[in-house]
């Protein structure tokens, strides 16, 4: 240094839920909260999943479709703390 990840150490983030705001919604964000995480840091690149305003159908109720979203769904790429086996 690389691989790897421990009953190690120093730190970090913050699920669900609640509050305010944005949004048609999915969802995002602020504050609280702390389920968990060795990348639960960044990236929407591939897959997968979610929503359907607008649009196009259908015939009174619904179908299709991201240009929207999810990185704490799985991978890829980039970066990072420590150093037992």
């Nucleotide at each position: 240094u690389a691989u790897c990840g421990a009953u190690a150490a120093u730190a970090g983030c913050a699920c669900a839920c609640c509050u305010g705001c944005c949004g048609a919604a999915a969802g995002g964000u602020u504050g609280g909260g702390c389920c968990g995480c060795a990348a639960a840091g960044c990236u929407a690149u591939g897959g997968a999943u979610c929503u359907a305003a607008a649009g196009a159908g259908u015939u009174u109720a619904u179908u299709c479709u991201a240009c929207g979203a999810u990185u704490g769904c799985c991978a890829g790429g980039c970066u990072g703390c420590c150093g037992a086996a």